[in-house]
Molecule: small-subunit ribosomal RNA
Organism: uncultured prokaryote
RNA sequence: AUUGAACGCUGGCGGCAUGCCUAACACAUGCAAGUCGAACGGUAACAGGCCAGACAAUCCCUUCGGGGUGCGUCGGGUGGCGUCGAGUGGCGGACGGGUGAGUAACGCGUAGGAAUUUGCCCAGUAGUGGGGGACAACUCGGGGAAACUCGAGCUAAUACCGCAUACGCCCUACGGGGGAAAGCGGAGGACUCUUCGGAGCUUCGCGCUAAUGGAUGAGCCUAAGCCGGAUUAGCUAGUUGGUAGGGUAAAAGCCUACCAAGGCAACGAUCCGUAGCUGGUCUGAGAGGACGAUCAGCCACACUGGGACUGAGACAUGGCCCAGACUCCUACGGGAGGCAGCAGUGGGGAAUAUUGGACAAUGGGCGCAAGCCUGAUCCAGCAAUGCCGCGUGUGUGAAGAAGGCCUGCGGGUUGUAAAGCACUUUCAGUAGAGAAGAAAAGCCUAGGGUUAAUAGCCUGCUGCAAUUGACGGUACCUCAAGAAUAAGCACCGGCUAACUCCGUGCCAGCAGCCGCGGUAAUACGGAGGGUGCAAGCGUUAAUCGGAAUUACUGGGCGUAAAGCGUGCGUAGGCGGCGCAUUAAGUCGGAUGUGAAAGCCCUGGGCUUAACCUGGGAACUGCAUUCGAUACUGGUGUGCUUGAGUUUGGUAGAGGUAAGUGGAAUUCCAGGUGUAGCGGUGAAAUGCGUAGAUAUCCGGAGGAACACCAGUGGCGAAGGCGGCUUCCUGGAUCAAGACUGACGCUGAGGCUCGAAAGCGUGGGGAGCAAACAGGAUUAGAUACCCUGGUAGUCCACGCCCUAAACGAUGUCAACUAGACGUUGGGUUCAUUAAGGGGUCUUAGUAGCGAAGCUAACGCGUUAAGUUCUCCGCCUGGGGAGUACGGCCGCAAGGUUAAAACUCAAAGGAAUUGACGGGGGCUCGCACAAGCGGUGGAGCAUGUGGUUUAAUUCGAUGCAACGCGAAGAACCUUACCAGCCCUUGACAUCCUGGGAACUUACUGGAGACAAGAGAGUGCCUUCGGGAACCGAGUGACAGGUGCUGCAUGGCUGUCGUCAGCUCGUGUCGUGAGAUGUUGGGUUAAGUCCCGUAACGAGCGCAACCCUUAUCCUUAGUUGCCAGCGAUUCGGUCGGGAACUCUAAGGAGACUGCCGGUGAUAAACCGGAGGAAGGUGGGGAUGACGUCAAGUCAUCAUGGCCCUUAUGGGCUGGGCUACACACGUGCUACAAUGGUCGGUACAGAGGGCAGCGAACUCGCGAGAGUAAGCAAAUCCCAGAAAGCCGAUCCCAGUCCGGAUUGGAGUCUGCAACUCGACUCCAUGAAGUCGGAAUCGCUAGUAAUCGCGAAUCAGCAAUGUCGCGGUGAAUACGUUCCCGGGCCUUGUACACACCGCCCGUCACACCAUGGGAGUUGGCUGCACCAGAAGUAGGUAGACUAACCGUAAGGAGGUCGCUUACCACGGUGUGGUCAAUGACUGGGGUG
Repeated sequence: AUUGAACGCUGGCGGCAUGCCUAACACAUGCAAGUCGAACGGUAACAGGCCAGACAAUCCCUUCGGGGUGCGUCGGGUGGCGUCGAGUGGCGGACGGGUGAGUAACGCGUAGGAAUUUGCCCAGUAGUGGGGGACAACUCGGGGAAACUCGAGCUAAUACCGCAUACGCCCUACGGGGGAAAGCGGAGGACUCUUCGGAGCUUCGCGCUAAUGGAUGAGCCUAAGCCGGAUUAGCUAGUUGGUAGGGUAAAAGCCUACCAAGGCAACGAUCCGUAGCUGGUCUGAGAGGACGAUCAGCCACACUGGGACUGAGACAUGGCCCAGACUCCUACGGGAGGCAGCAGUGGGGAAUAUUGGACAAUGGGCGCAAGCCUGAUCCAGCAAUGCCGCGUGUGUGAAGAAGGCCUGCGGGUUGUAAAGCACUUUCAGUAGAGAAGAAAAGCCUAGGGUUAAUAGCCUGCUGCAAUUGACGGUACCUCAAGAAUAAGCACCGGCUAACUCCGUGCCAGCAGCCGCGGUAAUACGGAGGGUGCAAGCGUUAAUCGGAAUUACUGGGCGUAAAGCGUGCGUAGGCGGCGCAUUAAGUCGGAUGUGAAAGCCCUGGGCUUAACCUGGGAACUGCAUUCGAUACUGGUGUGCUUGAGUUUGGUAGAGGUAAGUGGAAUUCCAGGUGUAGCGGUGAAAUGCGUAGAUAUCCGGAGGAACACCAGUGGCGAAGGCGGCUUCCUGGAUCAAGACUGACGCUGAGGCUCGAAAGCGUGGGGAGCAAACAGGAUUAGAUACCCUGGUAGUCCACGCCCUAAACGAUGUCAACUAGACGUUGGGUUCAUUAAGGGGUCUUAGUAGCGAAGCUAACGCGUUAAGUUCUCCGCCUGGGGAGUACGGCCGCAAGGUUAAAACUCAAAGGAAUUGACGGGGGCUCGCACAAGCGGUGGAGCAUGUGGUUUAAUUCGAUGCAACGCGAAGAACCUUACCAGCCCUUGACAUCCUGGGAACUUACUGGAGACAAGAGAGUGCCUUCGGGAACCGAGUGACAGGUGCUGCAUGGCUGUCGUCAGCUCGUGUCGUGAGAUGUUGGGUUAAGUCCCGUAACGAGCGCAACCCUUAUCCUUAGUUGCCAGCGAUUCGGUCGGGAACUCUAAGGAGACUGCCGGUGAUAAACCGGAGGAAGGUGGGGAUGACGUCAAGUCAUCAUGGCCCUUAUGGGCUGGGCUACACACGUGCUACAAUGGUCGGUACAGAGGGCAGCGAACUCGCGAGAGUAAGCAAAUCCCAGAAAGCCGAUCCCAGUCCGGAUUGGAGUCUGCAACUCGACUCCAUGAAGUCGGAAUCGCUAGUAAUCGCGAAUCAGCAAUGUCGCGGUGAAUACGUUCCCGGGCCUUGUACACACCGCCCGUCACACCAUGGGAGUUGGCUGCACCAGAAGUAGGUAGACUAACCGUAAGGAGGUCGCUUACCACGGUGUGGUCAAUGACUGGGGUG
């Protein structure tokens, strides 16, 4: 884009189309094929005429009894007339209408052909004479339920049969012979006949017969064309041809007999499956692809199968016969039927209409015609099924109404949309008008023609009048009224136009693909808004396109799928140069055809369009014919360059066979010789005192051929390696001669074809599947070791596969080079060997230009540019599997699917990450050292457990003396109980009161009740500010949830040296380059090189501190010199020193030597307080870990609102079988205890530090000076040093635990504080596996201070100083990091990915004893109806015959053919099957 569609939601009108795609399933009912009386005998029915009759209205007459008339009614007669049931006869039922089952075929389409026929129609020719016998109808009789039927009798014809005639016709032996017919109707004046009805006659019309031609229709034949399967490869016996005969309308094996052995097939026969074919339809730029509804042409079929009859035409079906299935009727004896005609019913199905009207039109049948029939057809009905058109209003209208939705709360949007105002009336509805158009024939009549004729007939001319409409009161037109009657559907994550809110919370659901949903969903559901289409919109199904994704146009095969393992060669395909000829291909012209419709162009008609219609073009094709001759083909004739032959050389692991050689292994025999050998990472099994291994000599046997040896050689490939010989294939070089395209490729076919394997027979040294043993290991059916059988070897025969690889088929030509090497030739120079150079040729390597390639790469040995032929590919898995075939002894090979399943599989390259890959390198990373942890007791944190609660968070490094620099109450978030509800806190409103404060009472307290005390400040005198309590609602409040919604802050890799950008360049691109390389550094630090040149964030430096010096300053600090002194820098004084705290100096590889590349830099040295970053700190790039924190704070969303908020009391966070982390104290003599004695730094202090003095053993208490601090206090530093004691022990070590007595803080030390004294005196004697810190003022060790803080759990944390080591060979290893490189199937990135079994569930499939069904081959049985042949039986009108009889015919019987049916045996397909095999998904 499309559809004969269906489904969901919705639905106003009209026009034009279309409407069982499924069950060719079964059908109730009605209709769909009749007509002709101008062929016939006739007249049942109807109408009317005539005749006779009965009754009888009315009227007349009447003697009133009746008579006549006779409307009308009744039945009867009469075919005379109109008609007409049934029948005879004619024409038509072979058309029209339906369907697509069958059919892969002369069935269809195209183009041709000859051996035919053709009713009705047309043209012209010739006729239409005279006879005969029957049979229906009808009547009578019979049978039957019916359908129907039998017998006898009568009768007509355009029914039937002779005779006559025969221009043409047919047959023929060329003499001859044969064969027709039907009449009917209208009109008519003379004349003739007459049974008075009429006939003859004339004329016209319709017919009939024979034959010819035409037209139309039909039959037959030919060529090439028309789906899939080779897992269908051979098929065929009337089969192929001939002769003769038969047969047909007609050619022909169409049929029969005989003869011959042909015919078809790889250019796909046969078989299987599927299918009506075409014009065309849909799609597509086209080429193509798919389809074959409606319309049109052809074919086939009519319940299934068979058969003929009639006929111009059928093998017919709204005809017949037979068989079968089914349905119906039946009196059980028999009968009837065929909607794939139109409606309609049931059924099937996702699904497809009315049991309508009319012959008015178009057409058909019959008829002279009127006319009749016509479910063909024309119309109407139903259906949004499709296409087309119209409408559902138009203008104005901002207060941007209300409502909805959103919101950043300001507003925005729905939205000029609505309302309102002004207008219009298409459509629908009402009413009216409209016999509009669609229709003219025919009949009748006038004229003309024919005719003797004014009849009749004909008439495409002219005239007159009348009639006919299903649709339908329809189209169209008009009046009035009134916005009145008329909008939905899908979508809104990307593709793809259109976004927000709410709900939900990997649920419910969505989904075409990717995918969305796990609490902020533009993706689910709803809403608002929007987008797209619109009386429709979506979904599903289907076709084409996009898809160059089967590639003719127009693809590929080194690595993505794809070159057969290799050659030889058949068919086929392709093929060098010249000339001539031909004209098949090719090209051009003409003619015929290519139906119409459709498509396209252009006119016209419906108001427009769809639709209809006129004309044109087109129909790309086929055929015939005339030309052209370049190319291809054919034929002929030549040529030499392709190919080949010949001559002479050359190299070679080319092949086959035979022979032969030495080294080595093993074994055997002997000698020497002694205890081990062998083997491995280390061992053991094994061998060895019965003498091994080792060694010497001899022998046996098998297999393989070291060095030469080489990206060397040969071969088609597999492959080929000692030497010699016979035989043999190929290649190559050189120069001539010869043949003259002999060539290339190659489907099938055939050959060869590593290793393993198989068969038979040999052989067997070494090696070695299987196997055994020993090891290794969690295991080890392995890797390692010791043995060892097939096999490996030979001969013969199979197998036929490999990563059979250059993953690269073969042949040929063309397109830069330089270089190596092998074989041959040529030439030059030098030399006399080993050679070198030039040119050339054939191989074989590594580079490389152009070009190609997705890239990698290839590149004269192409994967470049062309040409030839072959093979192969078309997403992954299933699967190179199943089944079938072929091959094989087997193993197996070859050919080779499908169901099902996935949305990928794959290639090349890129960036990372990773590696029990490589290189370089760094770090207390290892090593070298020192000290610890892990064992004990205790402290502290965590897990776990417990609990009413043990609040919460932190969880490898990077949680665990962490948040917490202080849990008895408070803190506090937890639990129990008791209370409050605008609230403990903020803002606003109303009304009241100053605020505030003190007793007493109740209560655990919060709180409640309540008596007092108190009237403040500002003021414009209205009130206001602050505060208190009450009320109302907006709101407060939440340590409730989400750190995976967030900000901020922080940890970590890591103070590691990295991370990037601009421009340029390279690459299709991701990306690369820079940033790599050579050096160097702590460093991407610096230098050099360099398609890069620069730059940024990091590094370093700038900052603080410390180490030296100088300047300035000199109190509270200092004291060298001077004086005083209570001996204390205490005082005077000093400004030197220390120190304090401000500013400067100093260090930069600056200098020297060496190394290095003359660089950067490194090494050493000098000087210097300090030397190569002097020490320490602050400082943390791009980023990673959804790292940590919603409980510091802030914050989105959600949640609670008499509670998840608030207050209070008590409890808990301090629990305790246990486990872990971090610490403290120890285990002792480098020590404990006692006594004496020395030296710091940095801090803190007013609700504070607190001296001195007194008391207490002590913790402390009392009193109290000084100090807001270089001044006073905390404040005794300790280790150390000097003495004393202890003597190796659970101790004079160790101090836990427990008892008692106290101190202090504090409302309060019970749960649950610290400290003191007395007493008690546990474990522990240096710590398993494992593990941590530290490289110098460091570790170790010793004490001091501070924050928090009423007090304290502090042994923690953060600081301060004192004493003060050892070791580093070095980078192999462990851990972590950096750079380069390499591999990768990883990218959530190795804590990755991923393989197979097993278990479970589901799905499809193979095998399977079989079972069932369909189709079909062969052989046989059988044989209805029918046709043909035969005929002894029966019957028989026309003709012949005087007759008898004959001819002919009918029936019967029979033969042949044959449908159904049956038997046997095969093939094939499908379904199913206990069990079983693998496969897929989860």